[in-house]
RNA sequence: AGCUCAUCAAGAGAGGCAGAGGGAAUAGGCCCUGUGAAGCCCGGCAACCCGCGAGAGCGAAGGUGCCAAAUCCUACAGAGAGAUCUGAAAGAUGAGGA
Numbered sequence: 001a002g003c004u005c006a007u008c009a010a011g012a013g014a015g016g017c018a019g020a021g022g023g024a025a026u027a028g029g030c031c032c033u034g035u036g037a038a039g040c041c042c043g044g045c046a047a048c049c050c051g052c053g054a055g056a057g058c059g060a061a062g063g064u065g066c067c068a069a070a071u072c073c074u075a076c077a078g079a080g081a082g083a084u085c086u087g088a089a090a091g092a093u094g095a096g097g098a
């Protein structure tokens, strides 16, 4: 890399360094950003594993993960007069298995 399963409308700094970009990819939209983007450090959150608990739940020491907007929205299919809704695909994260 690929396979299986689960989840994806909750949560998370007005700190330091840094300097222009960022929101996965393509397209379209819409946003964030010098009142400072990415990145790094610190800090935080608590989804999965994990620990405790009879359970509801609690914890955050450890392994991952995460910290604008629903996975920011739409691209495919179905329903609807429409606003819109449902599902899929793709993606992300975790846990497994060979």
Stems, first nucleotide, its partner, number of pairs: 003096006013042001015041003021032003026075004043067003047064003050059003071090001076087004
A computed fold for a 98-nucleotide RNA, annotated as SAM riboswitch aptamer (S box leader). It matches the Rfam family "SAM riboswitch aptamer (S box leader)". Rfam's curators write: The SAM riboswitch is found upstream of a number of genes which code for proteins involved in methionine or cysteine biosynthesis in Gram-positive bacteria.